[in-house]
Molecule: TPP riboswitch aptamer (THI element)
Organism: uncultured Granulosicoccaceae bacterium
């Protein structure tokens, strides 16, 4: 000097699903059965929390991300699994998407010393 590694500070961006087995309330129904909502649980995940509540709106906390493996679009998409669901994979070297600083692993140059 650089710094694609790592750490910290400040600012900013983002998402929140499904319901086999429990319980309570309401509706439909001749019966069998079925629909909706609340509570407690279960599944996956970094994250499914709380408030207000008509609301995937808004606010706050936690978590993740900031030039790209956060997240969104395509998507009421394609294949597989599951009780069920972006649960897993394709699509995807796709298109879009929010930054500054300080230090540092490493690397390079110059000067000096020693051999």
């Nucleotide at each position: 000097g650089u710094g694609u590694u790592c750490a910290c500070c400040a600012a900013g961006g983002g998402g929140a699903g499904c319901u086999u087995g429990g319980u309570c309330g309401g509706g439909a129904u001749g019966c069998a059965u079925u629909c909706c909502g609340g509570c407690a649980g279960g599944c996956u995940g970094a994250g499914a929390u709380g408030g207000c509540u008509g609301g995937u709106a808004c606010c706050a906390a936690a978590c993740c991300c900031u030039u790209a493996u956060a997240c969104c679009u395509g998507a009421u998409u394609c294949g597989g699994a599951u009780a069920a669901u972006g649960c897993c994979g394709g699509c995807g070297u796709a298109g879009g998407a929010a930054u500054g600083g300080u230090g540092u692993a490493g690397c390079g140059a110059u000067a000096g010393u020693a051999a």